The prediction has a mean pLDDT of 80. Predicted 3D model of a 73-nucleotide RNA (transfer RNA) from a Planctomycetota bacterium. NCBI's taxonomy places the organism under Bacteria, Pseudomonadati, Planctomycetota. Rfam family: tRNA. The family's RNA type in Rfam is transfer RNA.
RNA sequence: GGCCCCGUAGCUCAGCGGUUAGAGCGGAGUCCUUAUAAGGCUUGAGUCGAGGGUUCGAUUCCCUCCGGGGCAA
Numbered sequence: 001g002g003c004c005c006c007g008u009a010g011c012u013c014a015g016c017g018g019u020u021a022g023a024g025c026g027g028a029g030u031c032c033u034u035a036u037a038a039g040g041c042u043u044g045a046g047u048c049g050a051g052g053g054u055u056c057g058a059u060u061c062c063c064u065c066c067g068g069g070g071c072a073a
C1' cells in the first nucleotide's frame, strides 16, 4: 500500500432516514440501618470522531480524512 469491521454518556453497548438519542454499569442526592454492605426512590451528563455531499429531513445513506482492530501478503 490492498480488503473488511468499529468510532454514540465516565465505561460496555443499542438505535441504522422523521418524535424528546436510549439501556446497563458507574457517579451524585436521598430513604432504610446503631453503622457498613445490600436494597428502594430521584437525578446530572452526549457539537452521535472531523469535514463535505444527497434529502423536505441524516446518528442512520454517499465521499474524503483521523483514530482503533482484524485478514491476506
Stems, first nucleotide, its partner, number of pairs: 002071006010025004018056001027043005049065005